[in-house]
RNA sequence: GGGCGGCUAGCUCAGUUGGUUAGAGCGCUUCGUUUACACCGAAGAGGCCCGGGGUUCGAAUCCUCGGCCGCCCA
Numbered sequence: 001g002g003g004c005g006g007c008u009a010g011c012u013c014a015g016u017u018g019g020u021u022a023g024a025g026c027g028c029u030u031c032g033u034u035u036a037c038a039c040c041g042a043a044g045a046g047g048c049c050c051g052g053g054g055u056u057c058g059a060a061u062c063c064u065c066g067g068c069c070g071c072c073c074a
Stems, first nucleotide, its partner, number of pairs: 001073007010026004019057001028044005050066005
């Protein structure tokens, strides 16, 4: 330099080829249980989806320009 993949909750990831509410597991908080801790049960908080622009009635999803991470080729 060229090609490809990824970026969504604290962490690991899903999101069905655009549609009313953005989710799961683990973790965290509170309550119950226990002498207490753990396990278990119940409830809850937490992300405007890497950034800018564009298309559209409507974008995490499509297009474009950047950023960061990883892999391959030279």